[in-house]
Formats: sequence, structure tokens, C1' cells
RNA sequence: CGUUGCCGUCUGCCGAGUCGCCGGAGCCCUUUUCCGGCGAGCGGGGGACCCAAUUCUUUGGGGCUAAUCAACACACUUGUGUUGGGGCGCUGCUCUUUCUGCGCCAGCCCGUCAGCUAACCCCGCAGGCCUUCGAAAGAGGAAUG
Repeated sequence: CGUUGCCGUCUGCCGAGUCGCCGGAGCCCUUUUCCGGCGAGCGGGGGACCCAAUUCUUUGGGGCUAAUCAACACACUUGUGUUGGGGCGCUGCUCUUUCUGCGCCAGCCCGUCAGCUAACCCCGCAGGCCUUCGAAAGAGGAAUG
């Protein structure tokens, strides 16, 4: 000087995945932490009349999610690759619009069953992360003079 791994801290990002109160456990003290309960908030599903559907029911069907559709080729259960359409996130004080650039299109669940759907009922509040770090207009905020 460079590379790799681990731990901690700070600033951020994806996502509904947050906050408060009470009790218990734990901690040498304090704080942090974990479990349970209640409430608020956010998110999802089921579920009438009416409306829709007049079609489908193993060629099963359906749900969460941005995570899908089509064509062609290979493979021959599943799938893999290319191209095109479609969708999502970030681009650094915040929001809206636009340009540019950088990435993603995984996975999981229900179990033969569900259109919409008031009342009503049920469930979740996790997990993970790269590095392109730019620009214009409008509005707002902060700091400095």
C1' cells in the first nucleotide's frame, strides 16, 4: 500500500412491517434487550342485496408481491437462453414534474375452494441491502452572511 473476514458506530435505501402503555424475565448499577397482553396506526384476506358473469369446474382454481405477457430456439417433468411488450426501485435537504444514469422482475402461501361486496370475521407488523451518487424547473425548509 492492497485484499478478505468479523464486530461496533454513523448516514441512508427496499418493504405494510411502526408507535405507546402495562406486566414478567434479564442486565454488577443505569441504559440497551427478550417474552406476553392491551391500544393506536399501517397492510392483507374472507364475506350480502345490487351489479357482473352466462362461463368455467385436473388442461384445476385462487392469494401475497413490482416480480408479468408473448414469440423463437434448446432441453424434454420442472426448466434454460434470446428478443419484444409490460411493471418496480434508487439517482443524497424535502416534495412534484422531466432528463440522464444504475439496478430488479425472486420467492412464498391456500388446498378442490373464494367475482364485486355494507355489516361482520380473520391474519401480519418481518426480512434484507448496493455504490451510478448526476442535472433542470417550480414550491418549501435549513445553514451562513